[in-house]
The part of an RNA shown here (small-subunit ribosomal RNA, 5' domain) has 505 nucleotides and comes from Actinomadura keratinilytica.
Rfam family: Bacterial small subunit ribosomal RNA. Its family is annotated with structural constituent of ribosome and ribosome in the Gene Ontology.
The full RNA is in RNAcentral, with records from ENA.
Taxonomically the source falls in Actinomadura (Bacteria, Bacillati, Actinomycetes, Thermomonosporaceae).

Context: one part of a larger RNA
């Protein structure tokens, strides 16, 4: 964040599984690029055609190989008393793709291998062999500032040290091409911006019916491993380290920013939004790659579901939507990528259940309506009476107005900047939605209920009941005149709500 009961007219903004981090049918939820390649399955177009087809182009493109992204965005809060968060520092112990600044380079070779094509095994997932080919894949040589490693000057500063486009000598490393030009890449330096690693100090739960813990534990040497310091790890030494200022245990729990309360101090809370962390069937691994130990990526062990030709396979909603189940409870298998935004492309564009919007719930806030004015011999009818009234009451008929929303006809958008087209005049492009909102018609015409009325506490009678039935938050009412029970007429109170439970100040 709420549930329940009774009741319900409109609108807007928000807002909706606190419980089973329990299991999921079935759609979607991450691609994209032909201006990296080699291509041509499928559609368009041209051509031939014997009407079976063949053949060309690349408008365009499935499958591949390559790139870049898939580490963001989205979800959940299990675990986690920790540098997990908060807040200041610190790194002279680091790294950062894309992006911007700057400097200099892009030279000359070789071999494969998928697709294709034969072919072979498997039910299937898929898995083999044999040929042929391309690259911005891959390997080689040349050069090179820097890089390492020796040695030397300089400068500095925080101990280890730091800077040095200074010098000398050595090792061993670059690159790639594409369009019609422009472009748009690539490689090797310095330097920025963003991200992000890592140490530290204080801060922020309960329990002492947990007082003692500790062996990689505490330091040191050598070595290893990372991008980087470290017992991260490892051999050897030494015997240390923590702890009543609460070690260690147990118990609960993600942190903050904030949110509630309160005059403040405080006390509770961490849902929506924002940061940060953690997980992603459970549990362990590591590969790639700047960047994970990777929710929708491998691999393995478990558990539970499926297919199976029994040999083997396949899966992971704590995304969005929905099932089933727990639960007092908690929505739509929707529309659009038009805006923002994000990959990816030179760009048209693709993709985007991130987002924008609608859908459903009075779940919250807030605003509006159920009508305004007159109108007494105060009608009828209820309901009390002391039988004269007295209330219910201007309340109703009647009279005149006036029509907001709601219904029902015309109009009809802002958000579109941008971007594409263009014959330079112009055009196109909106999911929400024929919505908002203007305007026109008709009638008062379609809109009122909840609780409570014995004191706390605002609002009284009658009748039934008779310690019965029954109320109740506390005191407490009921045993024949009950303002406390049930009904009824009146009142009081709040009003599309109102009572009731829960839970915090």
């Nucleotide at each position: 964040g709420a549930a329940c009961g009774c009741u319900g007219g409109c609108g807007g903004c928000g807002u909706g599984c606190u419980u089973a981090a329990c299991a999921c049918a079935u759609g979607c939820a991450a691609g994209u690029c032909g201006a990296g390649c080699g291509g041509a399955a499928a559609g368009g177009c041209c051509c031939c055609u014997u009407c079976g087809g063949g053949g060309g182009u690349a408008c365009u493109c499935g499958a591949g190989c390559g790139g870049c992204g898939a580490a963001c965005g989205g979800g959940u809060g299990a675990g986690u008393a920790a540098c997990a968060c908060g807040u200041g520092a610190g790194c002279a112990a680091c790294c950062u793709g894309c992006c911007c600044c700057u400097g200099a380079c892009u030279c000359u070779g070789g071999g494969a291998u998928a697709a294709g094509c034969c072919u072979g095994g498997g039910a299937a997932a898929c898995c083999g062999g044999g040929u042929c080919u391309a690259a911005u894949a891959c390997c080689g040589g040349a050069u090179a500032c820097g890089a390492c490693c020796a040695u030397u000057g300089c400068g500095g500063g925080c101990a280890u040290c730091c800077g040095u486009u200074g010098g000398u000598g050595g090792u061993g490393g670059a690159a790639a091409g594409u369009u019609u030009u422009u472009u748009c890449g690539g490689u090797c330096g310095g330097g920025g911006a963003u991200g992000g690693g890592c140490u530290c100090g204080c801060g922020g739960c309960c329990u002492a019916u947990c007082a003692g813990c500790u062996u990689g534990u505490u330091g040191g040497u050598g070595g290893g491993g990372u991008g980087a310091c470290g017992g991260c790890c490892u051999a050897c030494c030494a015997a240390g380290g923590c702890g009543a200022c609460g070690a260690c245990g147990g118990g609960u729990a993600a942190c903050c920013g904030g949110c509630c309360u309160g005059a403040g101090a405080g006390g509770g809370c961490g849902a929506c939004c924002g940061g940060u962390c953690a997980c992603a069937c459970u549990g362990g691994g590591a590969c790639u790659g700047a960047g994970a130990c990777a929710c929708g990526g491998c691999c393995c062990a478990g558990a539970c579901u499926c297919c199976u030709a029994c040999g083997g396979g396949a899966g992971g909603c704590a995304g969005c939507a929905g099932u089933g189940g727990g639960g007092a409870a908690u929505a739509u298998u929707g529309c659009g990528c038009a805006a923002u935004g994000g990959g990816c492309g030179g760009a048209a564009g693709c993709c985007u259940g991130a987002c924008g919007c609608a859908g459903c719930g009075a779940c919250g806030c807030c605003g509006c309506g159920u009508g305004g004015g007159g109108g007494a011999u105060g009608a009828c009818g209820g309901c009390c009476u002391u039988c004269g009234g007295g209330u219910u009451g201007u309340a109703a008929a009647c009279c005149u107005c006036u029509u907001u929303c709601a219904g029902c006809g015309g109009g009809g958008a802002c958000g579109a900047a941008g971007c594409c087209c263009u014959u330079u005049g112009g055009g196109g492009u909106g999911a929400c939605g024929g919505u908002a909102c203007c305007u026109g018609c008709a009638g008062a015409a379609g809109a009122a209920g909840c609780g409570c009325c014995g004191g706390c506490u605002a609002a009284c009678u009658a009748c039934g009941u008779g310690c019965c039935a029954g109320c109740a938050g506390c005191c407490g009412c009921g045993g024949u005149a009950a303002u406390a029970c049930g009904u009824a007429g009146g009142g009081c109170g709040c009003g599309a709500g109102c009572g009731u439970u829960g839970u915090c100040c």